[in-house]
Context: one part of a larger RNA
């Protein structure tokens, strides 16, 4: 010096990104207990007061347990006779024995009685997410996922869907109060305005349109037929032209379903929610107006916010001093309404800020006690 532990004089978070670590609290019984609330909760809120042994009361008490022991009832059997005698897990009356708190007065010992071990710190403000759960096995445990609840959509059962070349199999030995996708995220108050773009449902009258179908036209070939040249006028043989079917190349006229144009509808589908310019008897401001544009132009709500660049905004408060905090203001660079929006008891190893307590975190370090590591043998 490392590592585990004790202790401290005054101070007491001045320490640091941060009270990280450490000290503190800490049992039990009883008295007390606030704001807020979804009336359950907060609550162990907070904050108190008592606590060892001995004797009394009491030669164990209050209270629990309940034996002998007697009575009554019913029932059989007896008797003159409720007489007598048996039964009965039946009812009352006893109180023996066992067991046994608390609280009170009186003493008495220690600094100290919850004496060791063991064993909550606590209280204000706020963001976030309702809650109990879930997660990056091995650097993130959280505001992230899940969630109940709340909506929209698909599905009529040989369902949707999903797995599987298929047989099947799951959904479900269920049947719209069920099953499937998807957003949203309790609970309170609500969730505005666009359907022009994309989507997705619908409509079916027009336009386009794919394999199909092959009406017509062209082109190639040429049986023949016409010229015509040779040859002798025949036969034969070349050339030229026209040219049927047929075969082949080729157009492509009609027939033709969804979609696509099209007409609606839908936004808790996907998403979108505006400039300029001018006015009020101080100034400012604009409740008013004009003009342009758009599918409509951002409502209620909150807002320097987990969103505010500028910025440590302005003003409060809270410290002597506060780029964080809380409370406002609105000039919202670039909130805004289930990609929720505003509130909100409870709850969270959850962010940030503040006050008690209480400390070696600190000023400002010392010393003890052990284990190393070091040094020497």
């Nucleotide at each position: 010096c490392u590592c585990g532990g004790g202790u401290g004089a005054a101070g007491g978070a001045a320490c640091u990104a941060g009270g990280c670590a450490a000290a503190a609290u800490g049992g039990u019984g009883c008295c007390g207990u606030a704001a807020c609330u979804u009336u359950g909760g907060g609550a162990g809120a907070a904050g108190g007061c008592a606590c060892g042994c001995u004797a009394a009361u009491a030669u164990g008490u209050a209270g629990g347990u309940g034996a002998a022991a007697g009575a009554a009832u019913a029932u059989a059997u007896u008797u003159a006779a409720u007489u007598a005698u048996a039964u009965a897990c039946u009812u009352c009356u006893g109180g023996a024995g066992c067991u046994g708190a608390a609280g009170u007065u009186a003493g008495u010992c220690g600094a100290a009685g919850a004496u060791a071990c063991c064993a909550g710190c606590u209280a204000g403000c706020u963001g976030c997410a309702a809650c109990u759960g879930u997660u990056u096995a091995u650097u993130a445990a959280a505001a992230a996922c899940a969630c109940a609840g709340c909506a929209c959509u698909g599905u009529g059962c040989a369902a949707a869907c999903a797995c599987g070349a298929a047989a099947g199999u799951g959904g479900a030995a269920g049947u719209a109060u069920a099953c499937g996708g998807u957003g949203u995220g309790a609970c309170g108050c609500c969730u505005g305005c666009c359907c022009g773009g994309u989507g997705c449902c619908g409509g079916a009258a027009g336009g386009u349109u794919a394999a199909u179908u092959g009406a017509g036209g062209g082109g190639g070939u040429u049986a023949u037929u016409u010229u015509u040249u040779u040859g002798a006028u025949a036969a034969a043989a070349g050339a030229a032209a026209a040219g049927a079917a047929g075969c082949u190349c080729u157009u492509g006229a009609u027939c033709g379903a969804a979609g696509c144009c099209u007409c609606g509808g839908u936004a808790a589908a996907c998403g979108g929610c505006g400039g300029c310019c001018g006015u009020a008897a101080c100034u400012a401001u604009a409740a008013c107006g004009g003009u342009c544009c758009u599918a409509a132009g951002g409502u209620a709500g909150c807002g320097a916010a987990a969103u505010u660049c500028c910025u440590u905004g302005u003003c409060g408060g809270g410290u002597a001093a506060g780029u964080u905090c809380c409370g406002a203001c609105c000039u919202g660079c670039a909130c805004g309404a289930a990609u929720g929006g505003c509130g909100u008891a409870a709850u969270g190893a959850u962010g940030g800020c503040u006050a008690g307590a209480c400390u070696g975190u600190c000023u400002c370090c010392a010393c003890c006690c052990g284990a190393g590591a070091c040094u020497c043998a």
The part of an RNA shown here (large-subunit ribosomal RNA, domain IV) has 377 nucleotides and comes from Candidatus Blochmanniella vafra. RNAcentral holds the full RNA, with entries from ENA, RefSeq and SILVA. The prediction has a mean pLDDT of 87. The source organism's lineage runs through Bacteria, Pseudomonadati, Enterobacterales, Enterobacteriaceae and Candidatus Blochmanniella.